[in-house]
A computed fold for a 368-nucleotide RNA from a soil metagenome, annotated as Bacterial RNase P class A.
Formats: sequence, structure tokens, C1' cells
RNA sequence: GAGUCGGCCAGGCGACCGCGGCGCGUUGCGUCGAGGAAAGUCCGGACUCCGCAGGGCAGGACGCUGGGUAACCCCCAGGCGCGGCGACGCGUGGAAAGUGCAACAGAAAGCAGACCGCCAGGGGCCCGGGUCUCCCGGGUACCGGUAAGGGUGAAAGGGUGGGGUAAGAGCCCACCGGCGCCGGCGGUGACGUCGGCGGCCAGGUAAACCCCGUCCGGAGCAAGGCCAAGCAGGUGCGAUGGGGCAUAGCCCCCGAGGUGGCCCGCCAAGCACCAGGUAGGCCGCACGAGACCGGCGGCAACGCCGGCCCCAGACAGAUGGUCGCCACCCCCACCCGGGGGCACAGAAUCCGGCUUACCGGCCGACUC
Repeated sequence: GAGUCGGCCAGGCGACCGCGGCGCGUUGCGUCGAGGAAAGUCCGGACUCCGCAGGGCAGGACGCUGGGUAACCCCCAGGCGCGGCGACGCGUGGAAAGUGCAACAGAAAGCAGACCGCCAGGGGCCCGGGUCUCCCGGGUACCGGUAAGGGUGAAAGGGUGGGGUAAGAGCCCACCGGCGCCGGCGGUGACGUCGGCGGCCAGGUAAACCCCGUCCGGAGCAAGGCCAAGCAGGUGCGAUGGGGCAUAGCCCCCGAGGUGGCCCGCCAAGCACCAGGUAGGCCGCACGAGACCGGCGGCAACGCCGGCCCCAGACAGAUGGUCGCCACCCCCACCCGGGGGCACAGAAUCCGGCUUACCGGCCGACUC
């Protein structure tokens, strides 16, 4: 100088005004008051209700190995493949069980194929020659053969050399590469390595169906629980009335609805109670898989132990504004100084992750 990886901060202080929660001795005082992502709502759980969920089918999610965790599509460590000089990054069951799919180009794209080319093996024809019913040589691509060469394509079904052949070809052989099977050794394992055998040479796609393995009941804090006006409902009383006082009594006041001649009954006003439950209120709801510090175990993720702290809780939703000084960045200026900027965003049951957004800056490790 150029890079790789990881971690952290997210303006500070003061004054005044204001907002929400809690407490108190309540015109006030004290105290607490967003984030690294509070976001997307994409995974996993806690919790609650339904239900009793035991099994199977269907369906869904995940997918190398080992570990961590409450759990995970997360994290750590490792294996293998690919990329990079490297630090490092990216990917990850099975395509050799079956079915399906593949634009354009190309002759042919999945039990491949013949456009050009190559081949005279078979049938013919032409030319030349001979020892002339036959044979030899040359030519000609009709039948065929071919996958070496050209060309198309992201991809044309191992490579090099030799044998072989009419010409060719794992057709055969040697070596190399790959794959499969068997065995030895190392590793918990993925896997690595060594040896032997088999011409087996096998394209891609599983975020196509599918196969194998593991996991999954559903709905979600508007979950759910408690209290409970009014209206409607049910039951009872409903003139043997109500009230006051010095209470076997005395006094005072009001009233006696509808049906009916009157009583019962029924209906109604009124009163009391009951159950469910609306509005409304309270809980859930802020002590938790908690934060910080230290020690120990572990490569690590993480776990255990000790100490210490309490850290938003609204319900249409508070967490803000102004001023001053300082810090950082940009512009102007020789300096003094002046002007401007300071991101993304913002709790709503809680927690662990992932992903995405983001001004500016700091620190550490490592590579060339």
C1' cells in the first nucleotide's frame, strides 16, 4: 500500500417548558422512561384456551458429521466440493429405484445421433492389367458401417499411447482419471488413506413428482381469567300496605291500577333476588431461558458457581421541544471566524434467532 474477518458506539453536559408509569407527607416532590435493529412477521419456544391428541393416513417443514440449546430454517467445531496467491468466502441427503422436464442452435439431447467428412466390407457400374468361366489394381457412396476429424450447443457420454479394423470405436491392452464393490489402517463421525477386484465410464434438474431419515394437534394476548351498570329474560312479593316513637302500645301519612257486581285467579306498575353476560373496569403485563462483574470447565457455541442490580408498560397509545457550551463531518476563509449537517428507525404478551434498513466513527486479529 492492497485486502480478509470479528467486535463495539449510535452524540455528551447544563438550563427551562412538557408527556407517560410508579411512590409519597399530592397546586408539588422524588424516581424510571425505546432499539441495534423496537422493523419484516420469516423460523423456534414460553404462556393461554380448545381438547385429552394413543396410533395410522393425508399434509407440511427440515436435511453432510459431531456438539450447543427450552427449541430452531439458529449457533459453534469439523468433513467434502468450488473460488481466491493468501487471510478467507460460498455450497451441502439421494439423479447408479422409478416417472417427468429442458428454450435457442444442432443431423442427433437420454435404451442418443449421421449434416459435412471418413470407409470400397456386400450388390452394381466404369477404367487398366494378367496366366482371361477367374484374379489383381484404380475409381464411383446404391446397401451399409463409423463416432477418430469438422460444425452446433451450457452440455455430444473419459484421456494419452499401442494393438486391431475396410474405416473406426473400451472392441482389446498398458498407464492415468472417475465410479462401484470388498478388505486393512486412522477418526466418535462426516470422511481420509492404502491394497485388491469390476471396462462399470454412469450428463443436468429433487425450490419437478418421488425415495430415505427426523420433527410437527389447532388457534393465538383482540389468547385467556375475574368483577359487572343498563336493556331483555327467569323467580318471588305484589294491601294481612308504608312510616315515626319512649315498641304487647300509641301517633301520623299515603294509597288501594286493569279485567270484574264481589272473591279467587290472571295481567300490569313497583320492589327484591337469580343466571348468563354487553358497555365499562381489573388481571394477564413487566423478576425474566433477565442485565452486569468475577471465577471455573470447554478449541468454541455454551454451561456451572459466586457477587451485585431492578431496568418502559401505554390502551389510540408517553418517551418530546427550545436555548447555550462542547464533540464529529462538510463548505467558505491565510488566521480569527462564519454557515450548514448529524443516519436508519421507533416498544404494545414475553424470550431466542434470522433477514432487511442505516450518517459517521472506534478497536482487535489475520493475509498478500